[in-house]
RNA sequence: AUUUGUUAAAGGCAGCUCCAGGUGAAAACCUUGAGUCGCAAAGUCACCGGUCUAAGGAGCGCAAUAGCCGCUCUAUGACAGCGGAACCGCCAAA
Numbered sequence: 001a002u003u004u005g006u007u008a009a010a011g012g013c014a015g016c017u018c019c020a021g022g023u024g025a026a027a028a029c030c031u032u033g034a035g036u037c038g039c040a041a042a043g044u045c046a047c048c049g050g051u052c053u054a055a056g057g058a059g060c061g062c063a064a065u066a067g068c069c070g071c072u073c074u075a076u077g078a079c080a081g082c083g084g085a086a087c088c089g090c091c092a093a094a
Stems, first nucleotide, its partner, number of pairs: 002094004012039002016035003020031004037081001043087002047084003050079003056074006
C1' cells in the first nucleotide's frame, strides 16, 4: 500500500422512548441528560435514484367585491440509520 473482516482488544455512534429547551410553514433538525434497537464505516458528502414536506407559486372548490378554509400539482426545503457513487479512517489477519 492492497484485499478481507470483527475473532480479539481499545474505542465510537445512537434508532426508539422519556426529561429540559430551541429553529422551521412543515418535513425535519440542533442542544441537554437517562435508558439502549442496532451499526465495520450508523464518519463526511445531497452527485444519482428513492422517500417525506408544501411556506411560496399554479389550478379547482366553497364563498360572492371576493376573507377564511379544503383538494390537486410543484422543491428552491428535508432525509446520509433507504440504496448507489465519491472522500477520509481504528484494529486484526492475509